[in-house]
Context: one part of a larger RNA
RNA sequence: CCCUCCUUAAGGAAUUCGACAAAUUAGCCCUGUAACUUUGGGAGAAAGGGUGCCCAUGAGGUGAAAUCCACUUGCUGGAUGGAGGCCUUUGUGGGUCGCAGCAAAGAGGCUCAGGCGACUGUUUAUCAAAAACACAGGUGUCUGCUAAACCGAAAGGUGAUGUAUAGGCGCUGACGCCUGCCCAGUGCCGGAAGGUUAAGGGAAUGGGUUCGUUAAAUUCGUUUAACAAAGCUCAGAACCGAAGCCCCGGUGAACGGCGGCCGUAACUAUAACGGUCCUAAGGUAGCGAAGUCCCUUGUCGGGUAAGUUCCGACCUGCACGAAUGGCGUCACGACCUGAGCGUUGUCUCAAGGGGGGACUCG
Numbered sequence: 001c002c003c004u005c006c007u008u009a010a011g012g013a014a015u016u017c018g019a020c021a022a023a024u025u026a027g028c029c030c031u032g033u034a035a036c037u038u039u040g041g042g043a044g045a046a047a048g049g050g051u052g053c054c055c056a057u058g059a060g061g062u063g064a065a066a067u068c069c070a071c072u073u074g075c076u077g078g079a080u081g082g083a084g085g086c087c088u089u090u091g092u093g094g095g096u097c098g099c100a101g102c103a104a105a106g107a108g109g110c111u112c113a114g115g116c117g118a119c120u121g122u123u124u125a126u127c128a129a130a131a132a133c134a135c136a137g138g139u140g141u142c143u144g145c146u147a148a149a150c151c152g153a154a155a156g157g158u159g160a161u162g163u164a165u166a167g168g169c170g171c172u173g174a175c176g177c178c179u180g181c182c183c184a185g186u187g188c189c190g191g192a193a194g195g196u197u198a199a200g201g202g203a204a205u206g207g208g209u210u211c212g213u214u215a216a217a218u219u220c221g222u223u224u225a226a227c228a229a230a231g232c233u234c235a236g237a238a239c240c241g242a243a244g245c246c247c248c249g250g251u252g253a254a255c256g257g258c259g260g261c262c263g264u265a266a267c268u269a270u271a272a273c274g275g276u277c278c279u280a281a282g283g284u285a286g287c288g289a290a291g292u293c294c295c296u297u298g299u300c301g302g303g304u305a306a307g308u309u310c311c312g313a314c315c316u317g318c319a320c321g322a323a324u325g326g327c328g329u330c331a332c333g334a335c336c337u338g339a340g341c342g343u344u345g346u347c348u349c350a351a352g353g354g355g356g357g358a359c360u361c362g
Stems, first nucleotide, its partner, number of pairs: 001357008010348002014346001019343001027051005036041001038174001052096006058089005066080005071074001097101001109341007116333002121133002137172007149158003175328004180258003185255002187251005194246003200240002205235005212227006259277005286320001287317001298314005
């Protein structure tokens, strides 16, 4: 010097990002216990008192002898009774020892306010336990049973030995009050008149090949050129032709979206009001410097001697907002944030001690 444990004057969070760590509290009995509340809770709220041992006395339990009654006369049943008993007792009084009586060990610190998530649960085995996931509840959608959906080349299986009060999938996430406007785009559902349209059907027409015909040349064997039947073959227009798409409707707890400028009231300011442009429609209720606010330590109030954090308001919402749910909310939380009480070596400021290392020697 390092690790680990114990103690500490006075102060008591001055430490620090932050009371991290440590300390406080602690069992049992009694008293007592607020706001709020879903009436269950909150609650061991908080805040107090007691606690050992001995003696006396009380209370409760157990129920021997004895006595009485009954009859079915028995190792019977019932009543009274209360043992030189036994058990329990934090009932009361007195005494007694210690610094201290749950004397050791084990064994809640508490309160107030806010955010988030209702809750118990689950999770990154091995840096994250949470506000993330799940959840009961809500809702949409698919599915009529050989169900939908899923696994599997298939057979087959799960769903389910279930049957729409069932099963699958998506979103939301207890409870309370609610959940506004937009179907123009995208998606989904429905429609089938018209447009477009594949394979396929259909064959007009054109090409290749050459029996042949004609012409020319000819060494008379034939050769070349033009045209060209049938057959074979290649290409192939019009026309017919489903779904889909175009088209016509519906649908937001489907993906999503939810404006700008100018003027106006008898102080000023502001604008209930008016005008105008654009849009599918222009953000309703509620909330709001928020875990969302850039400017920003916004402004006002509270708390402090002093407060970029915190709480209550305001609304100028850079860029909240209604099941990608909005706003509240009892209880709950090894969650996050702020404040206080208690308590402490966290600190002022360090000191002493125990154990184990390091170090020296062997």

The part of an RNA shown here (large-subunit ribosomal RNA, domain IV) has 362 nucleotides and comes from a marine metagenome. RNAcentral holds the full RNA, with entries from SILVA. Model confidence (mean pLDDT): 86 of 100. Its Rfam family is "Bacterial large subunit ribosomal RNA".